[in-house]
Transfer RNA from Bacteroidetes bacterium QH_10_64_19, 75 nucleotides, folded computationally. The organism belongs to Bacteroidota, within Bacteria. RNAcentral records the identical sequence in 3 taxa. Its Rfam family is "tRNA". About the family: Transfer RNA (tRNA) molecules are approximately 80 nucleotides in length. Rfam classes the family as a transfer RNA.
RNA sequence: GGGCCCGUAGCUCAAUGGUAGAGCGCCGACCUCAUAAGUCGAUGGUUGUGGGUUCGAAUCCCGCCGGGCCCACCC
Numbered sequence: 001g002g003g004c005c006c007g008u009a010g011c012u013c014a015a016u017g018g019u020a021g022a023g024c025g026c027c028g029a030c031c032u033c034a035u036a037a038g039u040c041g042a043u044g045g046u047u048g049u050g051g052g053u054u055c056g057a058a059u060c061c062c063g064c065c066g067g068g069c070c071c072a073c074c075c
Base pairs, nucleotide, nucleotide: 001071002070003069004068005067006066007065010024011023012022013021018055025043027041028040029039030038048064049063050062051061052060
């Protein structure tokens, strides 16, 4: 330098053009002598970033940033 994949909640991941979700976690309550487990409630986001397409974008297109893998070049 070239190619491919990934970036969404604190963490692990869904959502493949039409209201952004789940599990775990955190917080509160119940239960217990107490803790854990269990039950109930509450808490969660500028979808890496800047543009474009579209009535509508996490999703499609382009640039950039970050991470991973492969190839090439130089030494």